Molecule: transfer RNA
Organism: Papaver nudicaule
RNA sequence: GCUAUCUUAGCUCAGCUGGAAGAGCGCAUGGGUUUGAACCAUGUGGUCGUGGGUUCGAUUCCCACAGAUGGCG
Numbered sequence: 001g002c003u004a005u006c007u008u009a010g011c012u013c014a015g016c017u018g019g020a021a022g023a024g025c026g027c028a029u030g031g032g033u034u035u036g037a038a039c040c041a042u043g044u045g046g047u048c049g050u051g052g053g054u055u056c057g058a059u060u061c062c063c064a065c066a067g068a069u070g071g072c073g
Stems, first nucleotide, its partner, number of pairs: 001072007010025004019056001026044006049065005
């Protein structure tokens, strides 16, 4: 330099054909316990990497850029 895949909550990841975002862990509060943990209940969470385009409507489709990983040179 070329190329493929990926980028979604604090972390790990879902989101199947475009109809507007979820789980687990975490964290907070309460219960529990002599205290703490495990466990239980409730709650807390997002400019979906950035900027454009298409569309009535974009996490999803298209383009550019940035970053990560792999392959080729």